The RNA shown here (transfer RNA) has 73 nucleotides and comes from an uncultured Clostridia bacterium.
The sequence was found in a public genome assembly.
It matches the Rfam family "tRNA". Its family is annotated with triplet codon-amino acid adaptor activity in the Gene Ontology. The family's RNA type in Rfam is transfer RNA.
RNA sequence: GCCCUCUUAGCUCAGGUGGUAGAGCACUUCCUUGGUAAGGAAGAGGUCGUCAGUUCAAGUCUGAUAGUGGGCU
Numbered sequence: 001g002c003c004c005u006c007u008u009a010g011c012u013c014a015g016g017u018g019g020u021a022g023a024g025c026a027c028u029u030c031c032u033u034g035g036u037a038a039g040g041a042a043g044a045g046g047u048c049g050u051c052a053g054u055u056c057a058a059g060u061c062u063g064a065u066a067g068u069g070g071g072c073u
Stems, first nucleotide, its partner, number of pairs: 001072004006067002010025004019056001027043005049065005
């Protein structure tokens, strides 16, 4: 220098062929207990790496760019 993978909640990750986002764990409140742990119920939390483009509509498609991991020379 070139090519490929990945980037979504605090963490680990889902999100067939575009239709305004979910799970587990963690966190908060409550129930239960003499008090913890465990268990049960409810809840909060994300401008989907960034910037543009296409579209009525983009996590999803296109381009650029940053970072991560790997390969080639």